[in-house]
Transfer RNA from a marine sediment metagenome, 72 nucleotides, folded computationally.

RNA sequence: GGGGCCGUAGUUCAGUGGGAGAACGCCUCCCUUGCACGGAGGAGGUCAGGGGUUCGAGUCCCCUCGGCUCCA
Numbered sequence: 001g002g003g004g005c006c007g008u009a010g011u012u013c014a015g016u017g018g019g020a021g022a023a024c025g026c027c028u029c030c031c032u033u034g035c036a037c038g039g040a041g042g043a044g045g046u047c048a049g050g051g052g053u054u055c056g057a058g059u060c061c062c063c064u065c066g067g068c069u070c071c072a
Stems, first nucleotide, its partner, number of pairs: 001071007010024004018055001026042005048064005
């Protein structure tokens, strides 16, 4: 320098163009003499950044940035 894959909650990750989600973690309450377990509820998101297509984009296209990997 070139190719491929990836970037979504604090963490690990789903998400077939129309509702942004799960598990774990965090907070509150219930249960207990107390803790743990268990149960109920809640907070938490610039979907890496910008532009484009579309009535509508996390999803499709282009550029940039970052990570992993292959080739040179």
Record summary: The prediction has a mean pLDDT of 85. Rfam family: tRNA. Rfam describes the family as follows. Transfer RNA (tRNA) molecules are approximately 80 nucleotides in length. Gene Ontology term of the family: triplet codon-amino acid adaptor activity.